[in-house]
Molecule: RNase P RNA; transfer RNA
Organism: Rhodospirillales bacterium
């Protein structure tokens, strides 16, 4: 120098003026609302993310259900060991796959409980299988084969997959048949907390894949979400209670109490049949519109020492740092910083990645121009 | 803010893990003097990307549009 691996920081900077909304503190008006509550001026502190998305895990808060344990469905998780407040996370490790290498990927528990699937093609697809071939017997023969009984998985074919693989011997022709080397399955010293590793023995080799098919085995799991959920709370229209006032007829215990009639309402018209029915005032209650709160001191942020390979955990020290609800977090100008475009190399002109809190906290995924640092791998030059 | 539900040819709809299947439209081309009707052809990354598997539309996963609920 080229190409690459991996981890981490940062995500435009100063000032200046002019706004917005939030917390405190002082002044001031009685402005707005029926009320609850809200409002003005002034100074002053502080005012978007690494992701604030996605809403896919886990939790804390809250409510509804629940006497207690077990069991079955259901769902979700699966290699060991750790870490957390918990996890589908995190770390460190193991085994298997992929790269020349740094290094990457990995739902990774049982296929010998037991069921199901393995299409097409292929003779045969599971405790399988003779279609071609190779071989032996008989029997015919026109000597070229043809026929049948049998044996043989070494060759051909098919298929993702076909009962280890080369290689020698052995045989009628094969064959783990036997036999060396490699693989393999079992025991298993020794090492490892463990997943796992295997010194050395055994055994001629076994029932193939698939559990992100059904299913077994361990373990965990109550539902719902801040538009949860609480308090204050008009106005209109139901409930309730009390007083007052009326009244078509007939009873009356004298109470709007019975019955009849009438009037609505059951879609319309006659029948029946149910249900409901005067007007005022005043109180009461429960819901609503509204409005307060839930609302940020919390598994917090920073720094330093310590333990730990590390995820992370202890101590100490300091700091308080957005809280809105038609939703605030901006404008504008100067210098500068980086990107692009022209250039007469003097400069000029554009213009700032993804995105933008709405109950909170830990994670995963996802979008992200550009600028920086670190450690490590290959290859080339050169000493 | 929170919770569902869905996505295959231009539309509207089938496919048990084994060659995407049908009706309409749509291209070409036969037939007609010409048009329709007829008849024969052709057209799909099953929304994208990853993984399971011999094989995914179908099983599992992370994104991306759609559309509905809830004071």
């Nucleotide at each position: 120098c080229c190409a690459g691996a991996c981890g981490g920081u940062u995500g435009g900077a100063u000032g200046a003026c002019c706004g917005c909304g939030c917390g405190c503190a002082g002044c001031a008006c009685a402005c707005c609302g029926a009320a609850a509550g809200g409002g003005g001026c002034u100074g002053u502190g502080g005012g978007a993310g690494g992701a604030a998305a996605g809403u896919c895990c886990g939790g804390g808060c809250u409510c509804c259900a629940c006497g207690g344990g077990a069991a079955u469905a259901c769902g979700g998780u699966g290699c060991c060991g750790g870490g957390u407040a918990a996890c589908c996370c995190c770390c460190g490790g193991c085994g298997a796959g992929g790269g020349c290498g740094a290094c990457c990927u990995u739902a990774g528990g049982g296929a010998a409980a037991g069921u199901g699937c393995c299409a097409c093609a292929g003779a045969a697809a599971g405790a399988a299988a003779a279609c071609c071939g190779c071989c032996u017997g008989c029997g015919u023969u026109u000597c070229g084969a043809c026929g049948u009984a049998g044996g043989u998985a070494a060759g051909g074919g098919u298929g993702a997959a076909a009962g280890g693989g080369u290689g020698c011997g052995g045989u009628a022709a094969g064959a783990g048949c036997g036999c060396a080397c490699c693989g393999c399955u079992c025991c298993a010293a020794g090492g490892g907390u463990a997943a796992c590793u295997g010194c050395g023995g055994a055994g001629g080799c076994a029932a193939g894949g698939u559990a992100a098919a059904c299913c077994c085995c361990a373990c965990c799991g109550g539902g719902a979400g801040c538009a949860a959920g609480a308090c204050c709370g008009a106005g209109u229209a139901g409930g309730g209670a009390c007083g007052a006032u009326c009244a078509g007829c007939g009873g009356u215990u004298c109470g709007g109490c019975c019955g009849c009639a009438g009037g609505c309402g059951c879609a319309u018209u006659c029948c029946c049949g149910c249900g409901c029915u005067a007007u005022c005032g005043u109180c009461c209650g429960g819901g609503u519109a509204g409005g307060u709160c839930g609302c940020g001191u919390g598994a917090g942020g920073c720094g330093u020492u310590c333990g730990g390979c590390a995820a992370c955990g202890a101590a100490c020290g300091u700091c308080c740092c957005a809280g809105a609800u038609g939703a605030a977090u901006g404008g504008u100008c100067a210098u500068c910083c980086a990107u692009c475009g022209c250039u007469u190399c003097g400069g000029c002109g554009a213009g700032g990645a993804c995105a933008g809190a709405a109950c909170c906290c830990g994670g995963c995924u996802u979008a992200c121009a550009g600028a920086c640092c670190g450690u490590c791998u290959g290859g080339c030059u050169u000493u | 803010g929170c919770c569902c539900c869905u996505g295959u040819a231009g539309u509207u709809a089938a496919a048990u893990g084994g060659u995407a299947u049908a009706a309409c439209a749509c291209u070409u081309g036969a037939u007609u003097u010409g048009u329709a009707a007829u008849c024969a052809u052709g057209g799909a990354u099953u929304g994208c990307g990853g993984g399971u598997u011999c094989g995914a539309u179908u099983c599992c996963u992370g994104c991306c549009g759609g559309g509905g609920g809830c004071a």